This is a predicted structure of a 104-nucleotide RNA (SAM riboswitch aptamer (S box leader)) from a Geobacteraceae bacterium.
The source organism's lineage runs through Bacteria, Pseudomonadati, Desulfuromonadia, Geobacterales and Geobacteraceae.
The RNAcentral record of the sequence draws on Rfam.

[in-house]
Formats: sequence, structure tokens, C1' cells
RNA sequence: UUCUUAUCAAGAGCGACUGAGGGACAGGCCCUGUGACGUCGCGGCAACCUCCGAAAAGGAAGGUGCCAAAUCCUGCGAAGCCAUAAGGUUUCGGAAGAUAAGGG
Repeated sequence: UUCUUAUCAAGAGCGACUGAGGGACAGGCCCUGUGACGUCGCGGCAACCUCCGAAAAGGAAGGUGCCAAAUCCUGCGAAGCCAUAAGGUUUCGGAAGAUAAGGG
């Protein structure tokens, strides 16, 4: 970097340094000098692997991961409802993305 499979409305933050952006992309909306993003320290969560366990119960926290908001919402399609229409809204599926496990 790419492929496959699974999951994504649960869960979990303080301090130091730094100093203006950040939430993948676009639109919206939001967070942010009452300090964003990032780095480090400590702490925590438990999704997948692993381990304990008869176990799909439960537990551990070794590996990866994660610790604002549903993946923050929407994006493409179908159906229902509202509307004269533009459009709005609900559900389902998809796309994209993230993470894990395995493979090339």
C1' cells in the first nucleotide's frame, strides 16, 4: 500500500510543554486563548487478538486500538409520510472512513 471478514447510538481524562487551529473529505453544525492540534507523563476504557474460565456468562489488561458530540449529522439509492412544488422527514440498504484479525 492493497484484499477479505467483523464491528462502529456502549465505555473511558488529568497534568506539563507548546501556542492556533481542530472535528478524514465536501456542505452543515460544533469544539477551541476558560488554551485547539500536537508531544510527553500519569491515569482510564475494553472493540478485536491473547490469557483465565465448561461457557455465547464473567474476568485479566499482555498486543493493537481508543478516551467531545452516533463514524457529530448529511453525502448515493429505495420505500413510507408531509408539501402544489422546491423541499422536509422516517426507515432500510449502499458508499466513504476508522479500528481489529487474517492474507497478498